[in-house]
Context: one part of a larger RNA
């Protein structure tokens, strides 16, 4: 150190966890949402049986799906880091200005009739819209030969005193909010260009034809051989071109007194990729991980005619490997998408689970206790040592187990009142202040209190020198040890065991790697 292996293992906090096959994947989930854009169904409830209310799913339409999440294959420069630049685009957001008039034709859903094993699909008919298409208008906008020419829009919801209309529902009218169209400026984001820096090899020395430059077409949001035609013959290279190998880059991380060396897990920024290769479509934005088309390999279904799929999302499986976790909970918080909102979705995220993988903290008891007990080991047989160690006596109760209490993380959204804005208005709406109520996955968790009881909690490596720590027995160049020097052939402090000792300690050693 993202480690692994051996022996051992009490608790807590924080963090990390496929470095190998970018190998193949069963199963579930990971991107939806809007009925305040539209037509409308099944169902449910009420019914005076006429109908009314509510309304899942599917469909048209809008926004999102280009974010978030994963991986590092490719890439030695179309990358990254730093500093500059001009020829650009931009949904949502902010800001300014001007509008939002009047028409039309369709297509789903649905109905009818088929085809197919399925996936699916064909024909005919009906219909709505913020879907689609003309017309009108054009402050600003675009084109221009400067005369002129071109081009937009969509509605939906709330409230309302007069007045108009309608049998009524309602509508006109007024007003507010959300939208829509055109355009100005901005913010943020994105595209492009240049300079400098960015591994190894010369047992790679020459490389290059759209190649280098020009003119003119084309193309792009935009400069440009980006592309094409013609013309010229250039361009790069010993300051290392080209080729080959290796590699995502940076902030950082490790080490070091520093200079430097090594490295690029987790977190943050950028890039690239999404079974392999190619392509475009839609769109503000993609040449698009959970979109489309083609080709290929592989897997699956099949009625053999034809179809379906893509975990380098989160879990999980097989395989590979010395080696790396749960097919968990919740949207409570933070953030994102949609929505006026309520809310829905969210394997982002927040949490929980597993692993001594790492770091940090704590504990395994404290005081007293010499008859220096017994036992073990050694012995010169006198004794020494284990050793205050144990027992005994007196205490304490962290952690663990038991019982009781029990948070913060949650105040916004919402309701009420008041002031302000807008308004004809005390409706509605917006904003501010105050008051009130609801909402917790984690979790009965953290934390606090109580009772009991030393009770439940120590190992590992080493002891010849380097290097802290020695004796006995066994073995007899055997068995074995070993990082280096080297030990072992009958008195081994070096092998094995025991006693003793030394060092670390919930770890200790070994291996691998780097400084």
């Nucleotide at each position: 150190u993202g480690a692994a292996c051996g022996c051992u293992g009490g608790c807590g906090g924080a963090a990390u966890g496929c470095u190998u096959u970018a190998c193949a994947c069963a199963u579930g989930c990971a991107a939806g949402u809007c009925g305040a854009g539209c037509g409308g169904u099944a169902g449910u409830c009420c019914u005076u049986c006429g109908g009314g209310a509510u309304g899942a799913g599917a469909g048209c339409g809008g926004c999102g799906a280009a974010c978030g999440g994963g991986u590092g294959a490719g890439u030695a420069a179309u990358g990254c880091a730093u500093c500059g630049g001009a020829a650009u685009g931009u949904g949502u957001c902010c800001u300014g200005u001007a509008g939002u008039g009047g028409g039309g034709a369709a297509c789903a859903a649905c109905c009818u009739a088929g085809c197919g094993a399925a996936a699916g699909u064909u024909a005919g008919g009906c219909u709505a819209a913020u879907a689609c298409c003309g017309c009108a208008u054009a402050c600003g906008c675009c084109c221009u030969g400067a005369g002129g020419g071109g081009g937009a829009a969509a509605g939906c919801g709330g409230g309302g005193g007069a007045c108009c209309u309608g049998u009524g529902a309602g509508g006109g009218c007024c007003u507010c909010g959300c939208g829509c169209u055109a355009u100005u400026g901005g913010a943020g984001c994105a595209g492009c260009c240049g300079a400098u820096g960015u591994c190894a090899g010369a047992u790679u020395a020459g490389c290059u034809a759209g190649u280098u430059g020009g003119u003119g077409g084309g193309g792009u949001a935009a400069a440009g051989g980006c592309u094409c035609a013609c013309c010229a013959a250039g361009g790069c290279g010993a300051c290392g071109a080209u080729c080959u190998g290796u590699a995502g880059c940076g902030g950082g991380u490790c080490u070091g007194a520093g200079a430097g060396g090594a490295u690029g897990a987790u977190c943050c920024g950028c890039c690239a990729c999404a079974c392999u290769g190619g392509g475009a479509c839609u769109g503000a934005g993609a040449c698009a991980c959970g979109g489309c088309c083609c080709a290929g390999a592989c897997u699956c279904c099949u009625a053999c005619g034809g179809g379906a799929g893509g975990c380098a999302g989160c879990a999980g499986u097989g395989g590979g490997g010395a080696a790396u976790u749960u097919u968990g909970g919740a949207c409570a918080a933070u953030g994102g998408g949609c929505g006026c909102a309520a809310g829905c979705c969210u394997g982002a995220u927040c949490c929980a689970g597993c692993c001594a993988u790492u770091c940090c903290g704590c504990g395994u008891g404290a005081g007293u206790g010499a008859a220096g007990a017994a036992g073990g080991c050694c012995u010169u047989c006198g004794g020494g040592u284990u050793g205050u160690a144990a027992a005994g006596c007196u205490c304490u109760u962290u952690c663990g187990g038991c019982a009781g209490g029990g948070a913060a993380g949650a105040a916004a959204u919402c309701g009420c009142a008041c002031a302000g804005g807008a308004u004809a208005a005390u409706a509605c709406c917006c904003c501010g202040u105050g008051c009130g109520g609801a909402u917790g996955a984690c979790g009965g968790u953290a934390c606090c209190u109580g009772a009991a009881g030393a009770a439940g909690a120590a190992g590992c490596a080493c002891c010849g020198g380097c290097u802290a720590a020695c004796u006995a027995c066994g073995u007899g160049c055997c068995a074995g040890c070993a990082g280096c020097c080297g030990c072992g052939g009958u008195a081994a402090u070096a092998c094995g065991u025991a006693g003793g000792g030394u060092g670390c300690a919930a770890g200790c050693g070994u291996u691998a790697a780097u400084c």
Small-subunit ribosomal RNA, 5' domain from an uncultured bacterium, 515 nucleotides, folded computationally. Its mean pLDDT, the model's own confidence on a scale to 100, is 86.